[in-house]
RNA sequence: CCUUGUAAAAAGCAAACCUGGAGCAAUUCAGGGACGCAAAGCCACGGAUCCUUCGGGAUGGCCGGGUUGCCAAG
Numbered sequence: 001c002c003u004u005g006u007a008a009a010a011a012g013c014a015a016a017c018c019u020g021g022a023g024c025a026a027u028u029c030a031g032g033g034a035c036g037c038a039a040a041g042c043c044a045c046g047g048a049u050c051c052u053u054c055g056g057g058a059u060g061g062c063c064g065g066g067u068u069g070c071c072a073a074g
Base pairs, nucleotide, nucleotide: 002074003073004072005071012037013036017032018031019030020029021028022027035061041067042066043065045064046063047062048059049058050057051056
């Protein structure tokens, strides 16, 4: 540097649900909590879905794409 995620290991993230806050809402933030995740880190570019005060907005843990990484094995 490349490939793989497979065995265990070191890390990491955190579904549903509950509490409090923000928002018209989808949803989101913090705490608790773990269904799971080899990118379940980041980016709304395309699709899809959802919301709308119809201007727009949301979801990256829906799919694709872009980009940056940890560990291990080969």

The RNA shown here (c-di-GMP-I riboswitch aptamer) has 74 nucleotides and comes from Geoalkalibacter ferrihydriticus. Its Rfam family is "c-di-GMP-I riboswitch aptamer". From the family's description: GEMM was predicted in a large-scale screen for bacterial structured RNA regulatory elements. Rfam links the family to the GO term cyclic-di-GMP binding. The prediction has a mean pLDDT of 85.